[in-house]
Context: one part of a larger RNA
RNA sequence: UAUGCUUGUCUCAAAGAUUAAGCCAUGCAUGUCUUAGUAUGAACCAACUUCAUACGGUGAAACUGCGAAUGGCUCAUUAAAUCAGUUAUAAUUUACUCGACCGUACCAAUUACUACUUGGAUAUCCGUGGUAAUUCUAGAGCUAAUACAUGCACAAAAGCCGCGACUUCUGGGAGCGGUGUACUUAUUAGAUAAAAAGCCAGCCCUCUCCCUCGGGGGGGGUCACCUGGUGAUUCAUGGUCAUUGGUCGGAUCGCACGGCCUUGCGCCGGCGACGGGUCGUUCAAGUCUCUGCCCUAUCAACUUUCGAUGGUGUGUUAGGGGCCCACCAUGGUUGUGACGGGUAACGGGGAAUUAGGGUUCGAUUCCGGAGAGGGAGCCUGAGAAACGGCUACCACAUCUAAGGAAGGCAGCAGGCGCGCAAAUUACCCAAUCCCGACUCGGGGAGGUAGUGACAAUAAAUAACAAUCCGGGGCCUCUGGUCCCGGAAUUGGAAUGAGAACAAUUUAAAUCCCUUAACGAGGAACAAUUGGAGGGCAAGUCUGGUGCCAGCAGCCGCGGUAAUUCCAGCUCCAAUAGCGUAUAUU
Numbered sequence: 001u002a003u004g005c006u007u008g009u010c011u012c013a014a015a016g017a018u019u020a021a022g023c024c025a026u027g028c029a030u031g032u033c034u035u036a037g038u039a040u041g042a043a044c045c046a047a048c049u050u051c052a053u054a055c056g057g058u059g060a061a062a063c064u065g066c067g068a069a070u071g072g073c074u075c076a077u078u079a080a081a082u083c084a085g086u087u088a089u090a091a092u093u094u095a096c097u098c099g100a101c102c103g104u105a106c107c108a109a110u111u112a113c114u115a116c117u118u119g120g121a122u123a124u125c126c127g128u129g130g131u132a133a134u135u136c137u138a139g140a141g142c143u144a145a146u147a148c149a150u151g152c153a154c155a156a157a158a159g160c161c162g163c164g165a166c167u168u169c170u171g172g173g174a175g176c177g178g179u180g181u182a183c184u185u186a187u188u189a190g191a192u193a194a195a196a197a198g199c200c201a202g203c204c205c206u207c208u209c210c211c212u213c214g215g216g217g218g219g220g221g222u223c224a225c226c227u228g229g230u231g232a233u234u235c236a237u238g239g240u241c242a243u244u245g246g247u248c249g250g251a252u253c254g255c256a257c258g259g260c261c262u263u264g265c266g267c268c269g270g271c272g273a274c275g276g277g278u279c280g281u282u283c284a285a286g287u288c289u290c291u292g293c294c295c296u297a298u299c300a301a302c303u304u305u306c307g308a309u310g311g312u313g314u315g316u317u318a319g320g321g322g323c324c325c326a327c328c329a330u331g332g333u334u335g336u337g338a339c340g341g342g343u344a345a346c347g348g349g350g351a352a353u354u355a356g357g358g359u360u361c362g363a364u365u366c367c368g369g370a371g372a373g374g375g376a377g378c379c380u381g382a383g384a385a386a387c388g389g390c391u392a393c394c395a396c397a398u399c400u401a402a403g404g405a406a407g408g409c410a411g412c413a414g415g416c417g418c419g420c421a422a423a424u425u426a427c428c429c430a431a432u433c434c435c436g437a438c439u440c441g442g443g444g445a446g447g448u449a450g451u452g453a454c455a456a457u458a459a460a461u462a463a464c465a466a467u468c469c470g471g472g473g474c475c476u477c478u479g480g481u482c483c484c485g486g487a488a489u490u491g492g493a494a495u496g497a498g499a500a501c502a503a504u505u506u507a508a509a510u511c512c513c514u515u516a517a518c519g520a521g522g523a524a525c526a527a528u529u530g531g532a533g534g535g536c537a538a539g540u541c542u543g544g545u546g547c548c549a550g551c552a553g554c555c556g557c558g559g560u561a562a563u564u565c566c567a568g569c570u571c572c573a574a575u576a577g578c579g580u581a582u583a584u585u
Base pairs, nucleotide, nucleotide: 001581002580003579004578005577009458011456015451016418022416023415024414026413027412028411031066032065037063038062043058044057045056064437073371074370075369083292084291085290088287089286092285093284098280099279100278101277102276114251118149119148125141128138129137130136159179160178161177162176163175166172167171180248182244184242186240187239188238189237204221205220206219207218208217209216210215211214228235250274252273253272254271255270257269258268259267260266261264294342295341296340301333302332303331308330309329310328311327312326313325315323346368347367348366350361351360352359353358373394374393376391377390378389396407398405399404424449426448427447428446432445433443434442435441464491465490466489467487468486469485470484471483472482473481474480475479498518500515502514528574529573530572531571532570533555534554539569541568542567543566544565550557551556
């Protein structure tokens, strides 16, 4: 693990892995809206109103955004592969979250430039239709945006670079142009063993001499200042010359309304929501270092034309790499078992057994991997080589009016098939969590019941007393006292199994735990499964059979007194369980 017989209670609970990763009818398993993207539903509600002045609230549908790459299932593949421990990423990407930062936009020329807001569509809707048929759609007519596009403007200077009018040419210098971020190259900074002295030149300060401002000569003093991080970089971060103009630099939404006066279709302003870019963070992911795996030599050589091993360079990629390509070299593995074959092989955490060492198992709830009938390719996206996405082919297979159309349960239920072998087409989002524009919706994730002798837990089927009988201990021995056992005797007490008002439980129930009224005397409310020669606990009892029928794991039993067969009685073992088969220790 399966199966046979049996089965009262409580808790707990595995469950179509083994065989067919075989095939599937039907239903469901992924959707989602706030005060805050888009409302003219001719859908509803409420008013104020004389009419009305764009905008009242709820809101189907649809556009838009996000999610759908998580979860759940299965174990077919897979043997240095996966995986485990241990490294690296200075070789890379990262939606969401969280923290920071984001006044430079036009452009050859100054003169008529939307910036209180630009452009063109499209759905829902309305109407006309097509097909046997689908989550099929065509044509006409409108109308939105945080959809899709386009595109201005807002401080002051300084610094730096280039040009440079003018000039008393040692020198001074008005003015003009460029200078955000990102991209792609090139280039440069990104320093540094210690100390002292001198010389030349310059600058600053100071003293002094000469000459008319200013200049010249001499002496003395002072100043050399700034540079992050790592074990390590062409790192971080700056600078310069160019490149690209399709990176970004908010034409968005809600709630409160207030302040200032020059009262104007004035100016200024708060708290949020959503969105964009860069850097970090977080959640991850991709590659990567070292070591480690079952059987097999009736597998001894393998690899390299078509990359096998290495080099140089191009390409591809998010990125390193024969990953790919071009050109070179001839390498690389192997008796320490390569290569090949097998596996009723996903790996590990773990499980059973075990004195220690070991042996066997691990499909299965946690971690990692792989897969969605078989292969392959791809779109979207931060993320997929996605299958409850698409496109082919192969194998299956559904509807059809025969023209066509649709499909993928190794999700949850359920069916067929296969088999020794495995449950309900139930209820619910109340809990745990996940997703979404979200306190509100959704979730066969998950929970709750049903089936369930897979395992596991506690533990009823009687207890007590009197009387009688039997036995034993002690003593004061015709008896007393204490203890044990038995009985077709008697007695009242106790109790749940069952059943049931109620409450509780629960999303709603059920069960349990509580609990009224009911509920025990042998004929019930009745315990079984195996055995009784030995191993191995327990019959030299009775009847039947007569080497037959049969039993017996093994030894053996049975041929007319069977301790072993078939039965009755009695007894033994385990007990709500026990036997059998198989695998394993």
Small-subunit ribosomal RNA, 5' domain from Cladochytrium sp. NBRC 105429, 585 nucleotides, folded computationally. Its Rfam family is "Eukaryotic small subunit ribosomal RNA". Clan: SSU clan.